Predicted 3D model of a 480-nucleotide part of an RNA (small-subunit ribosomal RNA, 3' major domain) from an uncultured bacterium.
Context: one part of a larger RNA
RNA sequence: UGACGGGGGCCCGCACAAGCGGCGGAGCAUGUUGCUUAAUUCGAUGCAAACCGAAGAACCUUACCUGGGUUUGACAUGCAGGUGGUAGUGAAAUGAAAGUGGAACGACCUUGCAGCGAUGUAAGGAGCCUGCACAGGUGCUGCAUGGCUGUCGUCAGCUCGUGUCGUGAGAUGUUGGGUUAAGUCCCGCAACGAGCGCAACCCCUAUUGCCAGUUGCUAACAGGAGAGCUGAGCACUCUGGCGAGACUGCCGCCGACAAGGCGGAGGAGGGUGGGGAUGACGUCAAGUCAUCAUGGCCUUUAUGCCCAGGGCUACACACGUGCUACAAUGGCCGGCACAGACGGCAGCUUAGUGGCGACACUUGGCCAAUCCUCCAAAGCCGGUCCCAGUUCGGAUUGCAGUCUGCAACUCGACUGCAUGAAGUCGGAAUCGCUAGUAAUCGCAGAUCAGCAAAGCUGCGGUGAAUACGUUCCCGGGCCU
Numbered sequence: 001u002g003a004c005g006g007g008g009g010c011c012c013g014c015a016c017a018a019g020c021g022g023c024g025g026a027g028c029a030u031g032u033u034g035c036u037u038a039a040u041u042c043g044a045u046g047c048a049a050a051c052c053g054a055a056g057a058a059c060c061u062u063a064c065c066u067g068g069g070u071u072u073g074a075c076a077u078g079c080a081g082g083u084g085g086u087a088g089u090g091a092a093a094u095g096a097a098a099g100u101g102g103a104a105c106g107a108c109c110u111u112g113c114a115g116c117g118a119u120g121u122a123a124g125g126a127g128c129c130u131g132c133a134c135a136g137g138u139g140c141u142g143c144a145u146g147g148c149u150g151u152c153g154u155c156a157g158c159u160c161g162u163g164u165c166g167u168g169a170g171a172u173g174u175u176g177g178g179u180u181a182a183g184u185c186c187c188g189c190a191a192c193g194a195g196c197g198c199a200a201c202c203c204c205u206a207u208u209g210c211c212a213g214u215u216g217c218u219a220a221c222a223g224g225a226g227a228g229c230u231g232a233g234c235a236c237u238c239u240g241g242c243g244a245g246a247c248u249g250c251c252g253c254c255g256a257c258a259a260g261g262c263g264g265a266g267g268a269g270g271g272u273g274g275g276g277a278u279g280a281c282g283u284c285a286a287g288u289c290a291u292c293a294u295g296g297c298c299u300u301u302a303u304g305c306c307c308a309g310g311g312c313u314a315c316a317c318a319c320g321u322g323c324u325a326c327a328a329u330g331g332c333c334g335g336c337a338c339a340g341a342c343g344g345c346a347g348c349u350u351a352g353u354g355g356c357g358a359c360a361c362u363u364g365g366c367c368a369a370u371c372c373u374c375c376a377a378a379g380c381c382g383g384u385c386c387c388a389g390u391u392c393g394g395a396u397u398g399c400a401g402u403c404u405g406c407a408a409c410u411c412g413a414c415u416g417c418a419u420g421a422a423g424u425c426g427g428a429a430u431c432g433c434u435a436g437u438a439a440u441c442g443c444a445g446a447u448c449a450g451c452a453a454a455g456c457u458g459c460g461g462u463g464a465a466u467a468c469g470u471u472c473c474c475g476g477g478c479c480u
Base pairs, nucleotide, nucleotide: 007480008479009478010477011476012475013474015470016469019433020432021431022430026324027323028322029321030320031319032318034315042053043052064310065309066308067307068306069305070304073134077133078132079131080130081129082128083127088105089104093100094099108125109124110123111122112121113120114119136299137298139297140296141295145293146292147288148287149286150284152282157196158195159194160193161192162191163172164171165170176187177186178185202276203275204274205273207244208243209242210241211240212239213238216234217233221231222230223229247270250264251263252262253261254260326426330385331384332383333382334381335380336379343372344371347366348365349364351362352361353360354359392423397418398417399416400415401414402413403412439462440461441460442459443458444457445456
């Protein structure tokens, strides 16, 4: 000077408390440990690993295993030599494929010479073959590294120049009195200034004006049985560009006449309005050599490359994260209503027909504010069930199918019929959340042939309870 203390003071945070809903018990999905295995590829391991890399493991992916094959190589550059029936296409045969094999067909470019031309011939290129340099490596080291990322933490801190003080390490500034979400601002002070952070500038959202109308509106007129369907019109809704608007600006009180705090007015919005992006100096030899790049080491008829099949999906157990439930605020049946955001041509699919259905066939629209996905679901109305392992719950299993795809045995999703398991609210312990939040309800997208998505990322619908307070648990800041 720091760090630490079951030392002290002050102050924050869903940290506790007050509430609401879960996890821990069950079944299933998924990840991980362990065990097993020819292989179950590798990495991630308290918070900050464990629906994580993986926003898609049947083949491919794929890095693993077994077997088959290959050696200038699947790919790059250079050198030397060779090569017109050359490069390329590639039949039979063989094989699981890769490949081996080689019948048959058979080129291109530049230049010289001969020729009117077709073409012939010579040299060279491209290509191919052989050889040599080299390629290749998801092999090792993240404790040799770059880059990127997590975390403390969106916490309010971390420093510098000059000056001053101290022999010096260093101190001061940055401490103190107030205040703030904030080292935010004010006042004071041997300090005066400055930088990186804070805040603001950026994006979305809440109100409104202007500009613009192949979406919207009958608001006014006309047509029409009806539908913005048509004429017509940009008023409204909306779309999207430019502006306005919020600054403690105004009033009162408190305060040190300050910073600021409390209340009020006006206002769509009030004191950083709500959300996002944004992450200081540094910490953890944190993570990643398997995104990529890269030093060193190792390998070079193999630790490289190609292929078939298998494995990554195994299963006594243990842990994490989810989904579905255990029911009546519910299950089932019928009827009625209301979103937002995204996506679409090897695509989204309307309508009609067939099928109980997954789906199939025919036909039409749309490169999309125009057509389609698109019936949102919870909700409302009516009926039924009557508290039971049930008309709860849906696992598991059998049979029959649909679709994608060379191919669903290992190992896909979905449909129909049948089957109907555990489960009656979960021990110790533990998690999330302060408002359009929790809870609950559905919809879409990326990846993607298909899908193990119950995951992730978004979107809207319905929509709470509670916060006395800071003693205690956890983490953090300042002073001592």

Overview:
It matches the Rfam family "Bacterial small subunit ribosomal RNA". Gene Ontology terms of the family: ribosome and structural constituent of ribosome. Its mean pLDDT, the model's own confidence on a scale to 100, is 85.